[in-house]
RNA sequence: UUAGAGUUUGAUCCUGGCUCAGGAUGAACGCUAGCGGCAGGCUUAACACAUGCAAGUCGAGGGGCAGCGAGAGUAGCAAUACUUGUCGGCGACCGGCGGACGGGUGCGUAACGCGUAUGUAACCUACCUUAUACAGGGGAAUAACCCAGAGAAAUUUGGACUAAUACCGCGUAAUCUAAUUGGAGGCAUCUUUAGUUAGUAAAAGAUUUAUCGGUAUAAGAUGGGCAUGCGUAAGAUUAGGUAGUUGGUAGGGUAACGGCCUACCAAGCCGACGAUCUUUAGGGGUUCUGAGAGGAAGGUCCCCCACAUUGGUACUGAGACACGGACCAAACUCCUACGGGAGGCAGCAGUGAGGAAUAUUGGUCAAUGGGCGCAAGCCUGAACCAGCCAUGCCGCGUGCAGGAUGACGGCUCUAUGAGUUGUAAACUGCUUUUUUACGAGGGUAAAACCUGGAUUAUUUCCAGCUUGAAAGUAUCGUAAGAAUAAGGAUCGGCUAACUCCGUGCCAGCAGCCGCGGUAAUACGGAGGAUCCAAGCGUUAUCCGGAUUUAUUGGGUUUAAAGGGUGCGUAGGCGGUUUGGUAAGUUAGUCGUGAAAUAAUAAGGCUUAACCUUAUAUGUGCGGUUGAUACUGUCAGACUAGAGAUUAUGUGCAGUGGGCGGAAUGUGUGGUGUAGCGGUGAAAUGCUCAGAUAUCACACAGAACACCGAUUGCGAAGGCAGCUCACUAACAUACAUCUGACGCUGAGGCACGAAAGCGUGGGGAUCAAACAGGAUUAGAUACCCUGGUAGUCCACGCUGUAAACGAUGAUAACUCGUUGUCGGGGAGCAAUCUUCGGUAACUAAGCGAAAGCGAUAAGUUAUCCACCUGGGGAGUACGACCGCAAGGUUGAAACUCAAAGGAAUUGACGGGGGCCCGCACAAGCGGAGGAACAUGUGGUUUAAUUCGAUGAUACGCGAGGAACCUUACCCGGGCUUGAAAGUUAGCGACCGUCCCUGAAAGGGGACUUCUCUUCGGAGCGCGAAACUAGGUGCUGCAUGGUUGUCGUCAGCUCGUGCCGUGAGGUGUCGGGUUAAGUCCCAUAACGAGCGCAACCCUUGUCUUUAGUUACCAGCGAGUAAUGUCGGGGACUCUAGAGAGACUGCCGGUGUAAACCGUGAGGAAGGUGGGGAUGACGUCAAAUCAGCACGGCCCUUACGUCCGGGGCGACACACGUGUUACAAUGGUCGGUACAAAGAGUUGCGAUACAGUGAUGUAAAGCUAAUCUCAAAAAGCCGAUCUCAGUUCGGAUCGUAGGCUGGAACUCGCCUACGUGAAGUUGGAUUCGCUAGUAAUCGCGCAUCAGCCAUGGCGCGGUGAAUACGUUCCCGGGCCUUGCACUCACCGCCCGUCA
Repeated sequence: UUAGAGUUUGAUCCUGGCUCAGGAUGAACGCUAGCGGCAGGCUUAACACAUGCAAGUCGAGGGGCAGCGAGAGUAGCAAUACUUGUCGGCGACCGGCGGACGGGUGCGUAACGCGUAUGUAACCUACCUUAUACAGGGGAAUAACCCAGAGAAAUUUGGACUAAUACCGCGUAAUCUAAUUGGAGGCAUCUUUAGUUAGUAAAAGAUUUAUCGGUAUAAGAUGGGCAUGCGUAAGAUUAGGUAGUUGGUAGGGUAACGGCCUACCAAGCCGACGAUCUUUAGGGGUUCUGAGAGGAAGGUCCCCCACAUUGGUACUGAGACACGGACCAAACUCCUACGGGAGGCAGCAGUGAGGAAUAUUGGUCAAUGGGCGCAAGCCUGAACCAGCCAUGCCGCGUGCAGGAUGACGGCUCUAUGAGUUGUAAACUGCUUUUUUACGAGGGUAAAACCUGGAUUAUUUCCAGCUUGAAAGUAUCGUAAGAAUAAGGAUCGGCUAACUCCGUGCCAGCAGCCGCGGUAAUACGGAGGAUCCAAGCGUUAUCCGGAUUUAUUGGGUUUAAAGGGUGCGUAGGCGGUUUGGUAAGUUAGUCGUGAAAUAAUAAGGCUUAACCUUAUAUGUGCGGUUGAUACUGUCAGACUAGAGAUUAUGUGCAGUGGGCGGAAUGUGUGGUGUAGCGGUGAAAUGCUCAGAUAUCACACAGAACACCGAUUGCGAAGGCAGCUCACUAACAUACAUCUGACGCUGAGGCACGAAAGCGUGGGGAUCAAACAGGAUUAGAUACCCUGGUAGUCCACGCUGUAAACGAUGAUAACUCGUUGUCGGGGAGCAAUCUUCGGUAACUAAGCGAAAGCGAUAAGUUAUCCACCUGGGGAGUACGACCGCAAGGUUGAAACUCAAAGGAAUUGACGGGGGCCCGCACAAGCGGAGGAACAUGUGGUUUAAUUCGAUGAUACGCGAGGAACCUUACCCGGGCUUGAAAGUUAGCGACCGUCCCUGAAAGGGGACUUCUCUUCGGAGCGCGAAACUAGGUGCUGCAUGGUUGUCGUCAGCUCGUGCCGUGAGGUGUCGGGUUAAGUCCCAUAACGAGCGCAACCCUUGUCUUUAGUUACCAGCGAGUAAUGUCGGGGACUCUAGAGAGACUGCCGGUGUAAACCGUGAGGAAGGUGGGGAUGACGUCAAAUCAGCACGGCCCUUACGUCCGGGGCGACACACGUGUUACAAUGGUCGGUACAAAGAGUUGCGAUACAGUGAUGUAAAGCUAAUCUCAAAAAGCCGAUCUCAGUUCGGAUCGUAGGCUGGAACUCGCCUACGUGAAGUUGGAUUCGCUAGUAAUCGCGCAUCAGCCAUGGCGCGGUGAAUACGUUCCCGGGCCUUGCACUCACCGCCCGUCA
């Protein structure tokens, strides 16, 4: 000392990218802003610069004296004028020292530039220090000044005078130079020391006498020069570079080495360990980040380098090739009298420009430091300070305590109220950092110098005096007074913080995922909250997270990624053993690793930031002394790796010859006649000029059936008739030999399917292109008929493939089982064993999983190749190769938030298997054609109210629209309202009547309370208020209810087990069933919702009970009738039971179960029917049944009334009714039900009427009475195949009924009228038995009824099912998948 999260999916695991949370900044921008301390401040145009300042100093070097001051002198009363270097001093000048430091910038530079470590025996160093010695004597000039010129100016020419610490000789001096002798040392040249000889070179003075300076030599210190090892960007789409180039000799040059330069000689030198070229860049200490390793940066401070408008050059000097020096050239700017000149802010300020962006034309030399000077001092935009800027870091403050009626206001809600803002405010008390005013005010100062004193002989010590820019600042004291001081961002997840309103895929937000289409915690506002805080956010950039370039620390079967294969160069790695060495390695020690920074510990500013001190560290480099296990190196030995020899074998291994038969095609001849061929079906094509078929002969080219495979061989590509020759390889066996000779392999070389290319052959088959015929909407395809390149051979090129085991090579190690090929051994054999190959399964292990598993994808070692999100793209450009086609190498802009792998659940498949259903088939009857009824669409309309729309809307909501209903339209009214509740007030209300009006309504007349405990209550009218009301919207905000899949057999859970996980198992498999029904088996064992059963009804029997039902026997009575007495037998009614369970038998089967016209039984395998509808699907339907959230209307979208509409009608569709007729119609006669309904009712019966019906009226609140006649049927009669005695639409007339009212718009009756229609195209619906078909009866709703509808009831009563290929729907298992909104999916191309 190491943190993760979001995002690919329906879900999962993985791979993998994108994004976020952190820190940092010379920052910028937005909003905001009280104070202080410390730091920082042109990152862009090394762009251009106005103005001022930034390097001078020394009179103790000199000649002098322009200007200033003083003095003196002359004139003058004075003021003043003039003279005078006399003094203080001093412009310019000569001279000395310094202008090579300090300050700025980062253009250039990829370099010995920088860093680090060395060397210099190849060098220099002014000023400073130390030591020794010395300073003798001369000379010639020159500036200034003066005179005379040139020029606009800058500047400059000529003449004359003069000085020095300026300049030049001479003398003296060697530790200098050269030669040489001896000693010592080293590193080759050499160095050092002691001598000898020869040669050459010095000086300066000033003065106040204290001193300061001068010359030479040596040494030191300091600062440099040069050289070397190592380290220090990117690009190979830059692979070759280099002629002073590399080296030598000689000379020159330099402080010094050197091709640094020159001449000659040689031909070298650098480079895959990346030369050269191109692009970019000052380097380091350090800074940021990071756990670290690393990565990024190089601003401020320090060191080095480079530069000073651009380029070049030297001079002076100790030092420069010189920022504020010179010369030349160039560009630019300025001056100009046009002839010429001047300039260089990358010094400090400042200006313009550029830019998102970066400050004052400030003060002072007080301190520190520098230059000069003996010094005073002068100079110093170095420096110290101040100013501006929230640019950063750090610190402080904006108050504290009490205070609940939890005020007002705001906001929210379930809203007479509650919650929140919130102890927050007001109010009371306290404090005074800060603020303002006044006052005091330390330290930065130590000095130098000067004065005095002491000591002393050279300076040292002591005391005193003087000097502050910042600044009256820091700090302190006193006073006043909460007084002067809070914002920014955010609130969907990541990520701390939630509600309301507005908006309505608009406006907008967004870092990623993503929000917004009427209930947005995601936009905008508000309230509230959260996080930071004088700041807060945004943007940009860097590191981190990212193990996402992986040394630490990744991968390559399928996710991106193993080269097509071999040989082999460099390189990397390498068996056993002995000895030497000590390069790597390792231990100790020494030097260095500047300071600052960073770390630790202390200390100083009130604290902190900041500053100071000390310590440790500084992983590096170098020297030195040891160690010797390992690696290296040298020498020796070995045999286990590798190779060789011998023997025996093996094979579709390769190359070149020879040979063979079958097939195909063609040719010739024969036989033979009408087709052949081809396809799903055809056609094109061939054929009477004789095809196809068949026979014989001949020719051609190509390929080698059977054997033949889980076989064999080869490095890979690949290799198959037989045989010969040549070549190579591999395996085994026993020994022998060599002695690590090995492995891998960047570049390189070779091989390398098919197609393609070149030249020349060959050409039978097949067959791109092409032609024709089909198919099709089209068919530039699939199918067919033809057919050229090509396919074959030789030589050459190409160099790629899903060149795949999608798996590089080599070596070692690591359970088992089974086959097979080659060789060896044992055995009579079966068989066993061993080596090498080739296959299948599997343990451990590995893996995301699938899977791999001794032939590894396991565990290790070595080497090579390759990968780093998807697309763009294996594209473009460049280079190389190629005859070309093309190949190899191989980007970027831009764009997306994914792309992808494996596995899982579903859904789907014109995939597979099994099974079911009136699903098909077999049948019966319909629909679709007609007329009418009814619903819908459409159209129309003032309105034709609304909803329902594939199956699952359409005789549906509606089980009944003339008014009402009614929701729609027109018109007339009402506005607390048509209805309900509460509270004042009044007293009636009801009823009768009149006027007006279409009515509602409006106006008026008459009449007028009850109870009471006297408080009031009931009832009614009324004003005000709180409430109302809405069939207005949203079924995509909802509850409830319903449809459908589907009465299909499924849907799940607990525990266990398997899997990293999603999930699986159970629920699968074998049987069986109507059924996930049951049985067997089984890592499952159980359970729940469904199935079944329990419930109702119907079918049989028993029993109980008999009224209104029944009537056998007994009795009575009638014209007749259970009519009466009675009966409890029967039918029936309605209660309770029984009964059916594959229980029994036979067969099959382990069982479940199935089969049997079985027995028995009323009923037999669920007896028939009903109710009953799992988890869920369709955002299915309904806000108009009801309820309900939200939104909307409130003299109207509410409500009342009259009228109209919902009933319209060129048309289209659905559902029905009636028909088209003789199995029928009509007329007459005559049987047999069930289930219901009835008092505002059903209404017998009688009468009237042709009838609907009317009048009178019994009975019945119903097993009693009534509706009520059942109809088809049966028995007769008639009609006789026709638009009819079928059919009844439509229309006319006359009536009846209900109702205020039948015009729009009811039903019924009678008479008359008598339409279409003669069995219905494509297509389509229902039904498997008391079913279909057919016949009538009843009920609900209802005044009446548009009912042919709906719901029930019974009567008569069939046909057919071989079977599951097909259509539709469904269930289970399995398989594929790029679908999961789930095939009505996804997705590609073109166009817009």